[in-house]
RNA sequence: UAGAUACUUCAAGGCAGCAAAAUGAUGCGACCGGCGGUAAACCCCGCAAGCGAAAGCAUGAACUAGUGAAAUUCUAGUGGCGACAGUAAAGUCUGGAUGAGAGAAGUGAUGA
Numbered sequence: 001u002a003g004a005u006a007c008u009u010c011a012a013g014g015c016a017g018c019a020a021a022a023u024g025a026u027g028c029g030a031c032c033g034g035c036g037g038u039a040a041a042c043c044c045c046g047c048a049a050g051c052g053a054a055a056g057c058a059u060g061a062a063c064u065a066g067u068g069a070a071a072u073u074c075u076a077g078u079g080g081c082g083a084c085a086g087u088a089a090a091g092u093c094u095g096g097a098u099g100a101g102a103g104a105a106g107u108g109a110u111g112a
Base pairs, nucleotide, nucleotide: 001111002110006107007106008105009104010103017028018027019026030092031091032082033081034047035046036045037044042080043079050057051056062078063077064076065075066074084095085094086093
């Protein structure tokens, strides 16, 4: 320096406040954003656990202006989205889950 057929570790967050008879499950509003790629991404491309007999859901959702060699990723502005089961009703509560996993980091036989 290369590096397995091995091993280890890690790998998801979030309803404050006000109103209402009452629960942040309603209204106003608040808050959150897995992994890889690419100019740094919840809404461009790709991937993951989960549900289902299958189809299918998850896989949803973005535009405008500016800077720049390069950005739907940055900055500014205005918008939008969110599996399944429980419950009459849930992106944020409870549950499958002390799980799994896209993947990340490390150890390292051995070879040169």
The RNA shown here (FMN riboswitch aptamer (RFN element)) has 112 nucleotides.
It was read from a public genome assembly, where an Rfam model found it.